Molecule: c-di-GMP-I-GGC riboswitch aptamer
Organism: Chloroflexota bacterium
């Protein structure tokens, strides 16, 4: 350095619940633990989620319903880039 022990010191915490933010998906704290060796960081590339706004159709014209968007998410979906704690066997 690459790897990752039924190793040690520790770390995080999915689903569920409660509170707060948002339109929403998702965020924050709290509580829980399925899991995680980068489950720390960064939407750059794929991908996946939602659609307030705008756009388009449509009719009973109502902030209506129905489609389309990311400028809004998701790092615990892959990759790609930066950082980092320990050392058994190879």
């Nucleotide at each position: 350095a690459c790897c990752g022990a039924g190793a040690a010191c520790g770390g995080c915490a999915a689903a569920c619940c409660c509170a707060c933010c948002g339109a929403a998906a998702g965020g924050u704290g709290g509580g829980g633990a399925c899991g995680c060796a980068a489950a720390g960081g960064c939407a750059c590339g794929g991908g996946c989620c939602u659609a307030a706004c705008u756009c388009c159709a449509u009719c009973c014209c109502g902030c209506a319903u129905g489609g389309a968007c990311a400028c809004g998410g998701c790092a615990g979906c892959c990759g790609u880039c930066c950082u980092a704690c320990c050392g058994a066997a190879g």